RNAcentral holds the sequence, with entries from MGnify. The RNA shown here (SAM riboswitch aptamer (S box leader)) has 112 nucleotides and comes from a soil metagenome. Its mean pLDDT, the model's own confidence on a scale to 100, is 79. Its Rfam family is "SAM riboswitch aptamer (S box leader)". About the family: The SAM riboswitch is found upstream of a number of genes which code for proteins involved in methionine or cysteine biosynthesis in Gram-positive bacteria.
RNA sequence: CAUCUAGAGGGGUGGAGGGACUGGCCCAGUGAAGCCCCGGCAACCAACUCAGACCAUUCGGUCUGAGGGCAGGUGCCAACUCCAGCAGGUCAAGUGAAAGGCCUGGAAGAUG
Numbered sequence: 001c002a003u004c005u006a007g008a009g010g011g012g013u014g015g016a017g018g019g020a021c022u023g024g025c026c027c028a029g030u031g032a033a034g035c036c037c038c039g040g041c042a043a044c045c046a047a048c049u050c051a052g053a054c055c056a057u058u059c060g061g062u063c064u065g066a067g068g069g070c071a072g073g074u075g076c077c078a079a080c081u082c083c084a085g086c087a088g089g090u091c092a093a094g095u096g097a098a099a100g101g102c103c104u105g106g107a108a109g110a111u112g
Stems, first nucleotide, its partner, number of pairs: 001112004009038005017027003021085004039077003044073002048067008081108001086105006
């Protein structure tokens, strides 16, 4: 800096945790995390293809866009990043305080 409402799971091993944090709410002995094997998804980066622009003008090089991505490099395969956390707007209720729904932005986090 970009993206985060789409997509994609079986087996073995292992034995109680997991979903980042906090609060909820979920998943889990009909077997959690971790590890191994196989499979899949996606299109961030490569390879490769096409178009345009620029530089050079001999080979060519750079940038942008569109595709592509297989025996390349990552990532991912419960729930929108599971939801909220901070701020603003709005709706309803109430009028005593608190809790609430929706929208927008932010923070934090994840991946490249």